Transfer RNA from an uncultured Alphaproteobacteria bacterium, 85 nucleotides, folded computationally. The sequence was found in a public genome assembly. Its Rfam family is "tRNA". The family's RNA type in Rfam is transfer RNA. Rfam links the family to the GO term triplet codon-amino acid adaptor activity.
[in-house]
Formats: sequence, structure tokens, C1' cells
RNA sequence: GGGAGUAUGGCGGAACUGGUAGACGCGCCGGAUUCAAAAUCCGGUCACUUAGGUGGUGUGGGUUCGAUUCCCUCUACUCCUACCA
Repeated sequence: GGGAGUAUGGCGGAACUGGUAGACGCGCCGGAUUCAAAAUCCGGUCACUUAGGUGGUGUGGGUUCGAUUCCCUCUACUCCUACCA
């Protein structure tokens, strides 16, 4: 240089044919239980907000009523290959 793949909350990891993003698990927070703790059970857990909503799937665009999903661009990482030494 050429080619292929990957990128989603704090972590792992889903979302089937484009139709409620983050199911489910871990972790964390609050509560119940306990003398106290562990375990167990219940509830909550992306950000902002005027609490009505708005934004968010690596970046920036495009298509579409609607995009994690399709198209283009760039970035990072991984793998294969070629060249030089």
C1' cells in the first nucleotide's frame, strides 16, 4: 500500500425482514429481612430538562414517514496479504 472484520450505558451482551434502543445478566443505589453482616427478596439505575419533553448505538453526511440496521465519508482497534529493511 491492498483486503476483511469490529465499534451500543460502569461491564458483558441483545434488538429476527428498517418500526418503543439498551432485553437479560453483572455491578451500583434505596428498601425488606438480621443483634449485625452475608445470602435471599422487592424497587430503581443513559444524559439533559421549563418535568410537557428533547438528545443519544465510534465521527460527519445521505436515503426514508421512520435507521443500531441501508448507502457514502472519516477515525480507532483486530486480522490477513504485499513491499522495504